Model confidence (mean pLDDT): 80 of 100. The RNA shown here (c-di-GMP-I riboswitch aptamer) has 108 nucleotides and comes from a Thermoanaerobaculia bacterium. The organism belongs to Thermoanaerobaculia, within Bacteria. The sequence was found by an Rfam model in a public genome assembly.

């Protein structure tokens, strides 16, 4: 100077919450803020997770009509600001992981 590592020393960022404003939401953003970070700097390149829209199946309600039939149940058909699951879109998250770019000091 480089790599591993993280003592020491000077910054450094800010979770969550408040408060203003974007947004359809997830989220952002600015002032507080100080859970915590050796990258918690910065990229949406894989994964993963959110949002919102559409798509396939079920559930749950609730209506009808046939069968059945005293009735209920059980088959079928539509309905619904409802829940869950497939899958495809568009958006967000780097303080979820993983990569890649770049950086402050230099102790064992």
């Nucleotide at each position: 100077g480089c790599u591993c590592c993280g003592a020491c020393a000077a910054a450094g960022c800010u979770c969550a919450c408040c408060u203003a404003g974007c947004c359809a939401a997830a989220g952002c953003u600015a002032g507080g803020g100080c859970c915590g970070c050796a990258a918690a700097g910065c990229c949406a390149c894989g994964g993963g997770u959110c949002u919102u829209g559409g798509u396939u199946u079920c559930c749950c309600g609730c209506g009808g009509c046939a069968g059945a039939c005293u009735c209920a149940c059980c088959u079928c058909c539509a309905c619904g600001a409802g829940g869950a699951u497939c899958u495809c879109a568009a958006g967000a998250c780097c303080g979820c992981c993983g990569g890649g770019c770049u950086g402050c000091c230099g102790a064992a």